The RNA shown here (Bacterial RNase P class A) has 369 nucleotides and comes from an uncultured Myxococcales bacterium.
Its mean pLDDT, the model's own confidence on a scale to 100, is 77.
Parts: sequence; C1' cells; structure tokens
RNA sequence: AUGGCGGUCCAGGCGGCCGCUGGCGGCCUCGUGCCGUCGGAGGAAAGUCCGGGCUCCACAGGACAGGGUGCCGGGUAACGCCCGGUGGGGGCAACCCCAAGGAAAGUGCCACAGAAAAUAGACCGCCUGGGCCUUCGGGCCUCGGCAAGGGUGAAAACGUGGGGUAAGAGCCCACGGGCGGUCGUGGUGACACGGCUGUCGGAAAACCCCACCCGGAGCAAGACCGAACAGGGGGCGGGCGGUUCGUCCGAUGCCCCCGGGUUGUGUCGCUGGAGACGCACGGCAACGUGCGCCGUAGAGGAAUGGUCGCCAUGGGAGCCCCGGUGACGAGGCCCCCAGACAGAACCCGGCUUACGGGCCGCCAUGACC
Repeated sequence: AUGGCGGUCCAGGCGGCCGCUGGCGGCCUCGUGCCGUCGGAGGAAAGUCCGGGCUCCACAGGACAGGGUGCCGGGUAACGCCCGGUGGGGGCAACCCCAAGGAAAGUGCCACAGAAAAUAGACCGCCUGGGCCUUCGGGCCUCGGCAAGGGUGAAAACGUGGGGUAAGAGCCCACGGGCGGUCGUGGUGACACGGCUGUCGGAAAACCCCACCCGGAGCAAGACCGAACAGGGGGCGGGCGGUUCGUCCGAUGCCCCCGGGUUGUGUCGCUGGAGACGCACGGCAACGUGCGCCGUAGAGGAAUGGUCGCCAUGGGAGCCCCGGUGACGAGGCCCCCAGACAGAACCCGGCUUACGGGCCGCCAUGACC
C1' cells in the first nucleotide's frame, strides 16, 4: 500500500426569532386564557419474532391431546438470549458458521439415471462343466458360479495391498477408516486418548421415540368519577342443635338471566426501574455482591419542530503562497454542494432488520528500510 477480520465510540455544535407539549409559579377578564421558568426521542424509538414484569379471567391433583426447545457446563426474573467449552464445517490466516438428542425401538422414504437403491443386484463383463463348430487363435449355444473390472447415480453394501480360487468375494491376513459394546486413564460434563471385541448406506428440516418447558387474554389490560336509563325474573349464606325442623344473624347484600340506557378536549393506571454510571471485590467470561453517585419524555390522532446566522466535518471549482529538478506535498482566502437510517405510546431483557462516520487492535500478500 492493497485486501480482510474483530471490537468500540459518535449520531454535528452555539446563538437569534417563530411555534408545539408536560411540570411548577404568578395574574386576571376564570378561559383548561395569558405571562414567567424548567424539562421534552433512538441506537435502533423499527419488525412485533422470542422471554419476563404488571393487570384481569380461569384453575385440586394426575393423565391424554396440542405447541415449543434439543451437544456440555455456567449466567439470568426468564428466554429460542448471553458467556465459556466439546464435536463438526469454512478460510492461507486473523476469525467465522452449525435444528449439534436417537437411524442397533418400530413404520415408511431414497427423485432422475440405472439391470439393480436395502431380504441387494447379472446390463456389459469374468469363470468351471456339457454340446456344436473351428483356419486350433478361438467362436456360438447351454446348466450354473462370480460383485473383481466397466457403465448409471448424490449414494452400488468399508478402503489399499496380499493370500486364496475355475473365476471371485471381509472368505482369510496386514495396515487404515466409520459405528456399536465393553474396560482403563483424564475431565464436573459434552468428550478425548488407549486396549479388547462385534459390525459396516443415507435421511428424524418423514412419522416416531426420549428428555425438559408451556393456562388464556392483553394498558382498547384493569379501576374510578360524571352523564343517561325502566324495570322484571331466578338463585344463594352463616351460628346453635345428631336429623327433620326451629330460632337468631345476615339481606337497603351477593350472583345469574332478560330488558332498558348512553357519555366527557374526564381521572387513575403512567413511568424510580430485574434502572444508568463510577469504584472495589469474586469469576477466564457472561454476570454477581458491596459502596458511592445521578434524576433522565409521558403525549393521547398523538408534542419533541421550522427558519436565519456563525463555527466545525466531508467533497468539488478558483485564487494566493511555501518546499521540491520533478511527480507531488503543506498552508491560507473565497464560492458551491452534502450530512444517513429513522419518531417513544404500560415497562423491561434479547434477537433480527435499516443506516452515515470516526477510532483501536489483529491477519494475509507485496515493496522498501
């Protein structure tokens, strides 16, 4: 220098004028009016995809159905999130990615091509025997054997070599690979390494099996005040006493059904929380504990804006000046242009997606010192 990987930070600043909205204070003409003062979006406020808080409803327990998650250990209020590992995959590397339980519980599936796709399989081919022919090389027919070679395929029933055989074959042997069982060692564990032994397609993002988790609806939740209206029907509890029953309390109550009624610039919920920041300690880390410190939107068709000036940043044109032989580089003045993605709606923790720029560290390659 070029290309790449990881992390972190910012989201232009100041001022004038004109607005919007909430709190507080003041004034009167008492209008939700005026004046003053203070506060007023984000890293994603977004998608509403996961998880929780909160609220109302439902609910004995268990089982079934249904849905979700799926290597191990940890974190957390919880998670499908995060951290640290294991295994697998990609990359030269920094580093990144993974629906990563079970196919030896069972059922089913494996397109196209191909003879055959899981009870393997004779299309070409190889081989013993029999028959016929022969130019004696062999050819043809036939009963059979064979998975070594060819060909098809994503995949052809472990790979290579040797033995063996008529030809062949894990049929046998050596080395190697995968999987299962078992033993030993290390590890909390996933797992790793080693020995013995058996065996040798794939796929669970097919059904299924196993383990664990899961009630429903959502702030238009829910509560209250005010306005309006027309009532009617049914049901119900507790104490004493063994029970029927009686008596007392409760009832101007509660619940259900039918009918009737209709509304506000209404109030609360409503923003102080699993809170932010700093330090110390514990931990590899996520995170936890303790102490200190901070106050930071609360609208309701929905405010948080517009405009002007100056400065800063980036790009472009022009002029001046300095250094250099030069290519070029540093500075000053002035003009023009640009500034992304995007707008809280009960509140948090995540994930994902959108998007402008700065900084730091690391890796690879090349050149020079």